[in-house]
Overview:
A computed fold for a 105-nucleotide RNA from an uncultured Saprospiraceae bacterium, annotated as SAM riboswitch aptamer (S box leader). The sequence was found by an Rfam model in a public genome assembly. The coordinates come from a structure-prediction model, not an experiment, and the mean pLDDT is 80. The model forms 94% of the base pairs in the Rfam consensus.
């Protein structure tokens, strides 16, 4: 980082610096001066890689990334089903976008 693959309903906090925005974009709806984003320290979680146990599946550790408000906070598109009756709504699958990891250029 244009690409490929996998996962995304679970999980996980305190202090310090600092001072107004933030939750990807758009619209909602939320978080925030009882201190946001960001940075530092310690702690924690365990998605991927890695180590160990292991026939597989899994379990375990926390070394490398990552993560620690709300389902990826909700909402895109297509198809099917259900209800309605020809509007709406809900559920499931696929897909688009996004995030993370590994690989590769």
């Nucleotide at each position: 980082u244009a690409c490929u693959u996998a996962u995304c309903a679970a999980g996980a906090a305190a202090g310090g610096u600092g001072g107004a925005g933030g939750g990807a974009a758009a619209g909602g709806c939320c978080c925030u001066a009882u201190g946001a984003u960001a940075c530092c320290u310690u702690a924690g979680c365990a998605a991927c890689c890695u180590g160990u146990u292991c026939u597989c599946a899994a379990a375990u550790a926390a070394g490398g990334u990552g993560c620690u408000a709300a389902u990826u906070c909700c909402u895109g598109a297509u198809c099917a089903c259900a209800u309605a009756u020809a509007c709406c709504u809900g559920u499931g699958a696929u897909u688009a976008a996004g995030a993370u990891a590994a690989g590769a250029g």